Context: one part of a larger RNA
RNA sequence: CCGUCUUUAAGGAACUCGGCAAAUUGACCCCGUAAGUUCGCGAUAAGGGGACCCUCCAGCACCAGCUUUUAGUUGGUGGCUGAGGGCGCAGAAAAGUGGCUCUGGCGACUGUUUAUCAAAAACACAGUUCUCUGCUAACACAUAAAGUGGAUGUAUAGAGAAUGACGCCUGCUCGGUGCCGGAAGGUUAAGGAAGGUGGUUCGUUUCUUCGGAAACAAAGCUAACGACUGAAGCCCCGGUAAACGGCGGCCGUAACUAUGACGGUCCUAAGGUAGCGAAGUUCCUUGUCGGGUAAGUUCCGACGUGCAUGAACGGCGUAACGACUGGAGCACUGUCUCAAAGACGGACUCG
Numbered sequence: 001c002c003g004u005c006u007u008u009a010a011g012g013a014a015c016u017c018g019g020c021a022a023a024u025u026g027a028c029c030c031c032g033u034a035a036g037u038u039c040g041c042g043a044u045a046a047g048g049g050g051a052c053c054c055u056c057c058a059g060c061a062c063c064a065g066c067u068u069u070u071a072g073u074u075g076g077u078g079g080c081u082g083a084g085g086g087c088g089c090a091g092a093a094a095a096g097u098g099g100c101u102c103u104g105g106c107g108a109c110u111g112u113u114u115a116u117c118a119a120a121a122a123c124a125c126a127g128u129u130c131u132c133u134g135c136u137a138a139c140a141c142a143u144a145a146a147g148u149g150g151a152u153g154u155a156u157a158g159a160g161a162a163u164g165a166c167g168c169c170u171g172c173u174c175g176g177u178g179c180c181g182g183a184a185g186g187u188u189a190a191g192g193a194a195g196g197u198g199g200u201u202c203g204u205u206u207c208u209u210c211g212g213a214a215a216c217a218a219a220g221c222u223a224a225c226g227a228c229u230g231a232a233g234c235c236c237c238g239g240u241a242a243a244c245g246g247c248g249g250c251c252g253u254a255a256c257u258a259u260g261a262c263g264g265u266c267c268u269a270a271g272g273u274a275g276c277g278a279a280g281u282u283c284c285u286u287g288u289c290g291g292g293u294a295a296g297u298u299c300c301g302a303c304g305u306g307c308a309u310g311a312a313c314g315g316c317g318u319a320a321c322g323a324c325u326g327g328a329g330c331a332c333u334g335u336c337u338c339a340a341a342g343a344c345g346g347a348c349u350c351g
Base pairs, nucleotide, nucleotide: 001346002345003344004343005342006341007340008339010337011336014335019332028050029049030048031047036041038165052086053085054084055083057082058081059080060079061077062076063075064074065073066072067071087091099330100329101328102327103326104325105324106322107321111123112122127163128162129161130160131159132158133157139149140148141147166317167316168315169314171247172246173245176244177243178240179239180238181237182236185235186234187233191229192228195225197223198222199221200220203216204215205214206213207212248266249265250264251263252262275309276306287303288302289301290300291299
């Protein structure tokens, strides 16, 4: 000097990002216990008290015996309650064994998770909703074969997706994208195909040095075209938002001022409803007001001017719950003012 422990005057969070760590509390019995609440909880809420040993003291209970047997009496209890007394610093004498309260946020809850830096507000969840699927089901595995799962199930079933207990609710928009339905018209593939064209040449005609050459050219074969025909799809017409998504601007206006119920105008598919709101979302911002403090960029309650809230990418509440996260208080303490002493083990010195 370091580590693991123990103790500490006075103060008691002044420490610090933060009471981190430590301390406090603690088992049992008795009393007592608020707001809130889904009436189950909250709750060991909180907050108090007790405890060892002795008694030929009192009452009660039980057991056994006796008697004048609904009663009395004797004895006992490794029974209870009370009272009195005794000893010690200390009676749950050691160990082990909740600190508590108030108030926000998030997630309803118990659960699950990054084996080896994250346990959470993330995942899951019961509940809710939508879509698909009529059975050789949809869907999934598979040489995309046989077959198998789904399921020895059958729409109160199975699959996929979203939300996430419960309570109150879930507004407007189908123009875009997707999905579903429709089939009149437009467009449209392979395939089919009337037809004309090119190549080849049976043949005919002309020329000929009689070997052949040139022109035209039927049928067949063949090549490239090809009117026309030709489904779904797309265009088109509807529906659908708990499908993906989206949910305005400018100007004026009331008898102080301010504000603007109201009016005008432009654009849009429609212009954000109920709620909530400087929020885990607010840049400006330590917004403004109130509370808490002597003093509060955090916190709580309001306001709304929402840079850039908002309704199953759910909105707003919510008792209970949480090794979650923010703020405050009581108790407690070496966290600190400010450090000290001790025990043990290292380091270090000597050997």
The prediction has a mean pLDDT of 85. Predicted 3D model of a 351-nucleotide part of an RNA (large-subunit ribosomal RNA, domain IV) from a marine sediment metagenome.